The RNA shown here (c-di-AMP riboswitch aptamer (ydaO/yuaA leader)) has 138 nucleotides and comes from a Candidatus Eremiobacteria bacterium. Rfam family: c-di-AMP riboswitch aptamer (ydaO/yuaA leader). The family has 106 seed sequences and 7,607 matches in Rfam 15.1.

RNA sequence: CUACAGAGGUCACUGAGUCGGAACACAGGUUCCGAGCGGGGGACAUACCGGUAGGGGUGAAUGGGCCGGUCGGCCCUAGGGCGAUCUUUCACGUCCGAACCCGUCAACUAACCCCGCAAGUGUCAUGAAAGAGGAGCG
Numbered sequence: 001c002u003a004c005a006g007a008g009g010u011c012a013c014u015g016a017g018u019c020g021g022a023a024c025a026c027a028g029g030u031u032c033c034g035a036g037c038g039g040g041g042g043a044c045a046u047a048c049c050g051g052u053a054g055g056g057g058u059g060a061a062u063g064g065g066c067c068g069g070u071c072g073g074c075c076c077u078a079g080g081g082c083g084a085u086c087u088u089u090c091a092c093g094u095c096c097g098a099a100c101c102c103g104u105c106a107a108c109u110a111a112c113c114c115c116g117c118a119a120g121u122g123u124c125a126u127g128a129a130a131g132a133g134g135a136g137c138g
Stems, first nucleotide, its partner, number of pairs: 001006001011122004018035007036117006046107001054105001055102004063076005079096005085132007
């Protein structure tokens, strides 16, 4: 705003997943450029042994117990998030503790090379301490 279904905007949360500019498009977005953030590969030296019961990567998401033919379910847990100025610590409350990818292959790793910038949501919103910041009023 509204037909109360829903849509858009503001503020805020998880997350690397943002900002600026130009053009196109015309609620959402696409392409290009710049900045910023994140991830992977990759020597010497060093370290270590491993290889089909494969191995490895992103991520907080690892491990254990019980039930179960399997799918799966429950409980706990390493670890992680939230409770509105920001950071840290303590306490309290509460929630998560997944999923996906590479494809026989990768320790670290300078130079160098490559990739991503999504997706999904809504605490009505605790207390104390230290530091930072500086809104309002006079």

The prediction has a mean pLDDT of 81. It was read from a public genome assembly, where an Rfam model found it.